This is a predicted structure of a 731-nucleotide part of an RNA (large-subunit ribosomal RNA, domain II) from a Hadesarchaea archaeon. Its mean pLDDT, the model's own confidence on a scale to 100, is 84.

Context: one part of a larger RNA
């Protein structure tokens, strides 16, 4: 990792309910016990237990055998087309009644007879209660052969090196001693085998030689040293030169064994098929937020008997939201005016004046707002009529029983709170996906088209039609020249700002009495205009900015110069000949525009096969129509004789996507009863094969195989494997 086998909602007691059957104002027995053809079943036992009355804490008192209406389906009547009308079990409204409160008025529960055993099922409770799973707590025992520590006993440390006290000699001498030469052999002394250790290579090994090895280096090595026998201390306890170390590979409380199938709202798993219906990730409460409970949305029955309301339309109320306004309330730019002011700064000898500023006000002006509103839409809500749509083939409302669900999500539309922001958090209305498959978007849970029972033919939808790759190199006009773009959204995105890059409109101004652009030539005089100034001559700086001659020329735009000169510019004349020049406002198009291996229009490619606009064909889905067939709701319904609302017929455009999850029917396997087959002329099982059924499966052949095996019906289950890091065994 495969493959076999095994593997998870049981059982018992009790409530509740659906169903079925027996009897019924009654029902049934329990234990026990007799019979038996002896795991069966038959009978006997009313002790009890429900139910027949109820209401009150109690004491205690104690109910319609139906008085009135309405009215379903049934039955009758009359029309007959559809209606009408009696009488209405079942159903409802009411009176009445009992009782408990209450002075009353009232008001709580109950009253007009259906329960009762049994069995199949569903469901709640107790018990392990579907199945595996902790760590853990609790007793009682078992260990100091390892390892801590401690007792008693016994054993081990080559070799070298240094050289303490101490004693002897010598010299010295104040006789205490002092120096010196030997000698001597101290130490938790050096160096270094043996034995203990385990520093660094973070070396080798790392399914190992080894659940701590190997190998080189280190560290101690007469001690607080090392080894040995034998012996003590024991789990909330030891023993610790103390690290939570160590107590048999175990330790922040050993190991076994019970309690024990501990609890676990936590994780995993939970085994055949078809059919019908389908949720919820949301309020409330919670030591509650991974749970659990109510009510909401799902399923299934059942009661009743006529209406129901997602949708359009008119009518009527109702609201203050978008916009919008400043009339409140608050915020805020300028100006004028008037009050007023413990600010400022001036004048005044001084009352005072003047100007600035602040606050109020009024009057224009120029803007804001969820907690402003003088207005105020679409909408949305209620009530109403019409219309559609559903509904007696039973809606709407009710009452039962079963659930799930309460992490939900989406740069989906459209509104908001928060937060720089977020594939971010919290809400609101549709909406999907969650539970949706198909076709487009390259790919892509929620974006576009569209709800898939099943075959089969066509038609279109979104989307597309140069080549992967189906279908137009379609047609008519424009625009882009950036490969810009070939991108519907979501993004491999883009913006404030900028363009004599092009195309369109639109306004004005100048123009044959000649614009604008080049080019020719003019561009002077008074004057070097006064003052300043060393100087100051259009052109440092100050004031003034006149006149003359003209076609025109400035007491001078720029550049120059120490001043000055020079050089262009304004303005004017020729010269050429036809359009020139600005505001503004639209399209495409440029820059802005940086990211990590070479690269992304999906790719090739492509100046259209980009863009905008128009218009015609095609293609293109489980959409939609046709045709055929199944199931599944309605409906209607034999014969055989109770089999059965079954076999058949009809209808369905207006039914057949599904997770949780709820009904419904059915397959296969074991094992009773009871009928009835098959087998050595070959059971069951294996294989392969043909064949029925919509599926679980049936069924037949042929081989192997060699003894049991199936059908029908009824009853019962240790009853269906792919998954749990499942268990066991094999490869």
């Nucleotide at each position: 990792g495969c493959c076999a086998g095994g593997g998870a909602g049981u059982u018992c007691a009790u409530c509740c309910c659906c169903g079925u059957g027996g009897c019924g104002a009654g029902a049934c027995u329990a234990a026990g016990g007799a019979g038996u053809u002896c795991a069966c079943c038959u009978c006997c036992g009313a002790a009890g237990u429900c139910g027949u009355a109820g209401c009150g804490a109690a004491a205690g008192c104690a109910a319609c055998a139906g008085g009135u209406c309405c009215g379903c389906a049934g039955u009758c009547c009359c029309a007959u087309u559809u209606g009408g009308g009696a009488u209405c079990a079942g159903g409802g409204a009411c009176g009445a009644g009992g009782u408990g409160u209450g002075a009353a008025a009232g008001u709580g529960c109950c009253u007009g007879g259906a329960g009762u055993c049994a069995c199949c099922g569903g469901g709640g409770u107790g018990a392990g209660a579907c199945c595996c799973g902790a760590a853990a707590c609790u007793a009682g025992g078992c260990g100091a052969u390892c390892u801590a520590g401690c007792c008693c006993g016994g054993g081990g440390c080559a070799g070298g090196g240094u050289g303490a006290a101490g004693c002897c000699g010598a010299u010295c001498c104040u006789c205490g001693g002092a120096u010196u030469g030997g000698u001597g052999g101290a130490a938790g002394c050096c160096c270094g085998a043996a034995c203990c250790g385990g520093u660094c290579c973070u070396g080798c090994c790392g399914u190992u030689c080894a659940a701590u090895g190997c190998g080189g280096u280190c560290g101690g090595a007469u001690g607080a040293c090392c080894c040995u026998g034998g012996g003590c201390u024991a789990g909330g306890g030891g023993u610790g030169a103390a690290a939570g170390g160590c107590c048999c590979a175990u330790c922040u409380a050993g190991c076994c064994u019970a309690g024990c199938g501990a609890c676990a709202g936590c994780u995993g798993g939970u085994u055949c098929c078809u059919c019908c219906c389908a949720a919820a990730a949301a309020u409330g409460g919670u030591c509650g937020a991974a749970g659990c409970c109510a009510a909401g949305c799902c399923u299934g029955g059942u009661g009743c008997g006529a209406g129901g309301u997602a949708g359009c339309u008119g009518u009527u109320g109702g609201u203050g939201u978008a916009g919008a306004g400043c009339a409140c309330u608050g915020a805020u730019u300028g100006g004028c005016a008037a009050g007023u002011u413990u600010g400022g700064a001036g004048g005044g000898a001084g009352a005072c004046c003047u100007c600035c500023g602040g606050c109020u006000u009024g009057c224009u002006u120029g803007u804001c707002a969820a907690a402003c509103u003088c207005c105020g839409a679409a909408g949305c809500c209620g009530a109403u009529a019409g219309c559609a749509c559903u509904g007696u083939a039973g809606a709407c409302c009710g009452c039962c029983a079963g659930a799930g669900c309460c992490a939900g999500g989406g740069c989906g539309c459209a509104g908001g709170g928060g937060g720089u922001a977020a594939g971010c958090u919290c809400c609101u209305g549709c909406u999907c996906c969650g539970a949706a498959a198909g076709g487009g978007g390259a790919a892509c849970a929620a974006c576009c088209c569209a709800g898939a029972c099943u075959g089969g033919g066509g038609u279109u939808a979104a989307g597309g039609c140069c080549c992967c790759u189906a279908a137009a190199u379609g047609u008519c006009g424009g625009c882009u020249a950036a490969g810009u773009g070939u991108u519907a959204a979501g993004c491999u995105u883009a913006a404030a700002g900028g363009g004599a890059g092009u195309c369109u409109c639109c306004g004005u101004c100048c123009u044959c009495a000649g614009a604008c652009a080049g080019c020719g030539g003019g561009g002077a005089g008074a004057u070097a205009g006064g003052c300043u100034u060393a100087g100051a001559a259009g052109c440092a700086g100050c004031c003034a900015u006149u006149c003359u001659u003209u076609a025109a020329a400035c007491a001078g735009c720029g550049c120059g110069u120490a001043a000055c000169a020079g050089c262009g510019a304004a303005c004017c004349c020729g010269u050429u000949g036809a359009g020139g020049g600005u505001a503004g406002a639209g399209g495409c198009c440029c820059c802005u525009a940086a990211a990590a291996c070479g690269g992304a229009c999906g790719g090739g490619a492509c100046u259209a096969a980009g863009c905008c606009g128009a218009c015609u064909g095609c293609c293109g889905a489980u959409a939609c129509c046709c045709c055929a067939g199944g199931g599944u709701a309605g409906g209607u319904g034999a014969a055989u004789g109770u089999g059965a609302g079954u076999a058949g017929c009809c209808u369905a455009a207006u039914c057949c996507u599904g997770u949780a999850g709820g009904g419904a029917g059915g397959c296969a396997u074991c094992c009773g009863g009871u009928g009835g087959g098959g087998g050595u002329a070959g059971a069951a099982a294996u294989a392969c094969g043909g064949u029925c059924g919509u599926a679980a499966g049936g069924u037949c052949g042929u081989a192997u195989g060699g003894a049991c095996c199936c059908c029908a019906u009824u009853g019962g289950a240790a009853a269906g494997a792919g998954a749990a890091c499942c268990c066991u065994g094999g490869c």